RNA sequence: GACGAGGGGUCCCCGCGAGGGAGUCCUGCGAACCUGGUCAGGGACGAAAGUCAGCAGCCAUAAGCAGUCAGCUUCUUGUGCGGUGGGCCUCUCGUCG
Numbered sequence: 001g002a003c004g005a006g007g008g009g010u011c012c013c014c015g016c017g018a019g020g021g022a023g024u025c026c027u028g029c030g031a032a033c034c035u036g037g038u039c040a041g042g043g044a045c046g047a048a049a050g051u052c053a054g055c056a057g058c059c060a061u062a063a064g065c066a067g068u069c070a071g072c073u074u075c076u077u078g079u080g081c082g083g084u085g086g087g088c089c090u091c092u093c094g095u096c097g
Base pairs, nucleotide, nucleotide: 001096002095003094004093005092006091007090008089009088010087011086012085013083014082015081016080017079018077019076020075021074022073023072024071026067027066028065029064035060036059037058038057043052044051045050
């Protein structure tokens, strides 16, 4: 120096997990009017029967807020384990020159 075997370090890839963020799902709250439904009273029209619009109330819901985080999606990491996985560095041993 070449080849081979083994050890260590480091980076990457892959698999299964862990932590964290966001979204979704779920639960609750949630609109004077500017959402929907039902609309007492009152109103309008009508001779009447009745019809129409519709405030409050009640119910539901949007945006949003809070909770939850079991699941799903996605992002991330001074994260764990694994792989006859790959690159690089390094050490030891063997063979040959």
Molecule: Bacterial small signal recognition particle RNA
Organism: Planctomycetota bacterium